This is a predicted structure of a 117-nucleotide RNA (SAM riboswitch aptamer (S box leader)) from a Bacteroidota bacterium. The prediction has a mean pLDDT of 81. Rfam family: SAM riboswitch aptamer (S box leader). Gene Ontology term of the family: regulation of gene expression. Lineage of the source: Bacteria > Pseudomonadati > Bacteroidota.
[in-house]
RNA sequence: GCUUCAUCAAGAGUGGCGGAGGGACAGACCCGACGAAACCACAGCAACCGAUCAUGCCGAUGGCACGAGGGCAGGUGCUAAUUUCUGUUCCCGACAAUGUCGGGAGGAAGAUGAACC
Numbered sequence: 001g002c003u004u005c006a007u008c009a010a011g012a013g014u015g016g017c018g019g020a021g022g023g024a025c026a027g028a029c030c031c032g033a034c035g036a037a038a039c040c041a042c043a044g045c046a047a048c049c050g051a052u053c054a055u056g057c058c059g060a061u062g063g064c065a066c067g068a069g070g071g072c073a074g075g076u077g078c079u080a081a082u083u084u085c086u087g088u089u090c091c092c093g094a095c096a097a098u099g100u101c102g103g104g105a106g107g108a109a110g111a112u113g114a115a116c117c
Base pairs, nucleotide, nucleotide: 001117003115004114005113006112007111008110013042014041015040016039021031022030023029025087026086027085028084043079044078045077048075049074050072052070053069055065056064057063058062083109088106089105090104091103092102093101094100095099
C1' cells in the first nucleotide's frame, strides 16, 4: 500500500516544548497568540486483537464457539464539536419551485482494528 470483514450518536486532558496553523479532501461552519500543528512526559477513555474466567459443543493432556457474558489491560487506537455538517442516490413534507429548506433510508469517501497478500 491492495483486498476482505467489523465498528464509527457513548467515553476520556494536563504539563513541557514549539510558535501559526488545525478540524483527511471540497464547500460550509468552527477551533487557534487566553497559544494551532508536530514532538515529549504523565494521566485518562474504550475494549478491536490478546490473555483469563464462566458457559456450550467436539474427533478431548486439547480444539472450536460464545452474535447484547464477567472481570484484566499485554499489542493497537483514541481523549473540541455525531466521522463537526454536507458531498451521491432514493423516499416523504413545505415553499411560486426543474431549485431551496426540513426529515428519513441506503451508498461513496474517510478513520480505527483484525485477517490476508